[in-house]
c-di-GMP-I riboswitch aptamer from an uncultured Alphaproteobacteria bacterium, 78 nucleotides, folded computationally.
RNA sequence: UCCCCGAAACGGCAAACCGGCGGCGACGUCGGGACGCAAAACCACCGGCCUCCAGGAGGAGGCAGCGGGGUCACCGAA
Numbered sequence: 001u002c003c004c005c006g007a008a009a010c011g012g013c014a015a016a017c018c019g020g021c022g023g024c025g026a027c028g029u030c031g032g033g034a035c036g037c038a039a040a041a042c043c044a045c046c047g048g049c050c051u052c053c054a055g056g057a058g059g060a061g062g063c064a065g066c067g068g069g070g071u072c073a074c075c076g077a078a
Base pairs, nucleotide, nucleotide: 006075012037013036017032018031019030020029021028022027035065041071042070043069045068046067047066048063049062050061051060052059053058
C1' cells in the first nucleotide's frame, strides 16, 4: 500500500405508519417518522415476488430494504 474482515469514532441511509403530489395499479417522490442497515450507494444482467393489459399466446411495468452477479466507495482497532 492492497484484499478479506468489522471494534471505535465522525458522519450517512431510513421500514412500518401519517400527510401532500404523481400513477389504473404494483409503486414513485417530497415532508414528518425510525424498524433496522457496513454498502439499506448505483445497475433489472440471472432467479424470485408483485401490478396492469390480454380469451390466450403474450405484452407493458414495479421491487436494488428478497437472493446471486456487476460497478464505485467513507473510517480504522483486533

The prediction has a mean pLDDT of 87.